[in-house]
RNA sequence: GCUUGACGACAGGGGUGUCCCGGAACCGGGGCUGAGAUCAUCGCAGCCGAUGAGACCCUUCGAACCUGAUGCGGGUCAUGCCGCCGCAGGGAGAUCGCCGGGUGCCCGGG
Numbered sequence: 001g002c003u004u005g006a007c008g009a010c011a012g013g014g015g016u017g018u019c020c021c022g023g024a025a026c027c028g029g030g031g032c033u034g035a036g037a038u039c040a041u042c043g044c045a046g047c048c049g050a051u052g053a054g055a056c057c058c059u060u061c062g063a064a065c066c067u068g069a070u071g072c073g074g075g076u077c078a079u080g081c082c083g084c085c086g087c088a089g090g091g092a093g094a095u096c097g098c099c100g101g102g103u104g105c106c107c108g109g110g
Base pairs, nucleotide, nucleotide: 001103002102003101004100005099007097008096009095010093011059012058013057014056017032018031019030020029021028022027038053039052040051041050042049043048065090066089067088071084072083073082074081
């Protein structure tokens, strides 16, 4: 010089479900799974949508996450709850720092 790994910084990506009870409503109290199901604002006049923030996870060695999907099988009060789908298709680092690994060439010494 080339290449590569861990960690960190910054940058970027992503999802935020389901059920029960109370309530006229704003909402409140709980349960399940999970890394994460939180908060705020606006719209709507409906328990839905959008935007932002926080935490969490993921960043090509990419199953974080999306499509397929109003999918299939199992299970549950219910739900991507579990498995299949999936050597299917997409999907965000050509960054810097630090500590290591591998390797080519040149010079010097033995």